[in-house]
RNA sequence: AGAGUCGGCUGGACAGUCGCUGUGUCGCGGCACUGCGUGACAUGGAGGAAAGUCCGGGCUUCAUCGGGCAAGGUGCCAGGUAACGCCUGGGGGGCGUGAGCCCACGGAAAGUGCAACAGAGAGUAGACCGCCCUGUGAGCUGGCAACGGCCCAUGGGGUAAGGGUGAAACGGUGCGGUAAGAGCGCACCGCGUCGGUGGCAACAUUCGACGGCAUGGCAAACCCCACCUGAAGCAAGGCCAAAUAGGGAAGUGGUUGCCCAUUAUUGGGGCAACAGCGCGUGGCCCACGUGUGCUUCCGGGUAGGCCGCUUGAGGCGUUCGGCGACGGACGUCCCAGAGGAAUGACUGUUCUCGACAGAACCCGGCUUACAAGCCGACUCUCCGC
Numbered sequence: 001a002g003a004g005u006c007g008g009c010u011g012g013a014c015a016g017u018c019g020c021u022g023u024g025u026c027g028c029g030g031c032a033c034u035g036c037g038u039g040a041c042a043u044g045g046a047g048g049a050a051a052g053u054c055c056g057g058g059c060u061u062c063a064u065c066g067g068g069c070a071a072g073g074u075g076c077c078a079g080g081u082a083a084c085g086c087c088u089g090g091g092g093g094g095c096g097u098g099a100g101c102c103c104a105c106g107g108a109a110a111g112u113g114c115a116a117c118a119g120a121g122a123g124u125a126g127a128c129c130g131c132c133c134u135g136u137g138a139g140c141u142g143g144c145a146a147c148g149g150c151c152c153a154u155g156g157g158g159u160a161a162g163g164g165u166g167a168a169a170c171g172g173u174g175c176g177g178u179a180a181g182a183g184c185g186c187a188c189c190g191c192g193u194c195g196g197u198g199g200c201a202a203c204a205u206u207c208g209a210c211g212g213c214a215u216g217g218c219a220a221a222c223c224c225c226a227c228c229u230g231a232a233g234c235a236a237g238g239c240c241a242a243a244u245a246g247g248g249a250a251g252u253g254g255u256u257g258c259c260c261a262u263u264a265u266u267g268g269g270g271c272a273a274c275a276g277c278g279c280g281u282g283g284c285c286c287a288c289g290u291g292u293g294c295u296u297c298c299g300g301g302u303a304g305g306c307c308g309c310u311u312g313a314g315g316c317g318u319u320c321g322g323c324g325a326c327g328g329a330c331g332u333c334c335c336a337g338a339g340g341a342a343u344g345a346c347u348g349u350u351c352u353c354g355a356c357a358g359a360a361c362c363c364g365g366c367u368u369a370c371a372a373g374c375c376g377a378c379u380c381u382c383c384g385c
Base pairs, nucleotide, nucleotide: 001381002380003379004378005377006376007375008374009373010372012350013349014348015347016346017345018344020045021044022043023042024041025040026039027038028037029036047356051367052366054365055364056363057362058361059233060232061231062230071229072228073227074226075225076090077089078088079087080086091105092103093102094101095100106224107223111222112221113218114217128163129162130159131158132157133156134155135154136153137152139150140149141148142147171189172188173187174186175185176184190213191211192210193209194208195207196205197204198203237307238306239305240304247298248297249296250295251294252293254274255273256272257271258270259269260268276292277291278290279289280288281287314333315332316331317330318329319328320327321326351354
C1' cells in the first nucleotide's frame, strides 16, 4: 500500500419565533386546590431497532393436594440469568492460507419405516461385463500314440480383486495365500471395546490390552430416552358511579268498570277511565293541552371518571471478584406516559446534505430494516528500511 475478519459507537449541528403534550409552582374564574377551565413561569417529551410479535419472564384474573396420560417444545458439556429456544467459556465436526465463520451436535446392536433416477444388487445385499473351476456340443491345431493346446456356443458352480451404476455398494495399502478370489492369514493405517492417564464434564490420549471388523445413511420420519410447559392476556384486572328501563323491600294511594288466579265474600295482581299530582299558556281562577301511581331505601349494572401507568431484574461513574457472560459494594441521577392519541412548523447559519423508521402495561432476548460516518483489535499478500 492492497485485500479482509471481528467487536463497539453515532444516527445532522447550532440559534431564534410560534405551537402540541406530561408534571410542578403561582394567579384568575367556577360553592370548591379533592377532581374543572384558563393564564404565566420552570421543567420532561421516541428508537437502535419504538418494527416482526418468534421465545422467555414480571404483573393480573381464573383454575390448581399430589401423580399420571395426551399435546407441544428443548436436546454435546459447564457456567451466567428472574427465566429462556438467549448469552459466555469449553468439547466435537465442517469450511477458510489466515484473522475467523458455520452446525437441532442425545439414541440407528428396542422396534417400524424411507431412499427418486440409474444400476445385476440399496442392507442378514448383489454376478451385468470380467476372472476361475467344471459338464456337454461344434471347430482349428501339436504329437506315432498316450495325452494335450487354442477358440466358439451353452449348462452348473465359485469369486466382491478389476470394469460399470449411483449421493451412498458391507474398511484402506502391501505381502502371503488361492483354481480365481476374499480379513482367509500377516504388517502398517483406520475403526471398535475394556483398562490406565488428564479433565467438574463434554471429551482427549503420542499409553496398554483385546476384537478381523461385528454396527452403511436418514430420528427438522414415526419412535425411544432425558428435561421443560396449567389457561388467558392491560379490551388483563380493580374502584367510584348518572339519566332511562328492568329487579327487590317498606310505606302510602280516591271512585268505577273489566280481566286473571281462587271458592262464595274479604283480600291479591294487571289494565282502562275519571279524580289527584306535576309541567305549559297566565298576574290569579276557570278552562285547555300534556305527562304520570307516589315516597324512601337496597342490589346488579351501562355511559362516564379514577387506578393499573411507569422507580425499574433501571441508567451512569468508581471499585472488587471472574478468562468471560455476569455478580457484589459504594456514590449519583429520575429520563415520555397519552387515550383519537403530544413529540411539530417556520426562519437563519453551517456541514460530509441526513437512511431505516413513530412509544401505547413493563422488562430480557432473537430476527428483520438501515444513507453516511467514526473508533478499537486482529489476519493475509506485496514493497521499503
A computed fold for a 385-nucleotide RNA from a Steroidobacteraceae bacterium, annotated as Bacterial RNase P class A. It is recorded under the gene name rnpB. NCBI's taxonomy places the organism under Bacteria, Pseudomonadati, Gammaproteobacteria, Steroidobacterales, Steroidobacteraceae. The model forms 95% of the base pairs in the Rfam consensus. It matches the Rfam family "Bacterial RNase P class A". Rfam classes the family as a ribozyme. From the family's description: Ribonuclease P (RNase P) is a ubiquitous endoribonuclease, found in archaea, bacteria and eukarya as well as chloroplasts and mitochondria. The coordinates come from a structure-prediction model, not an experiment, and the mean pLDDT is 75.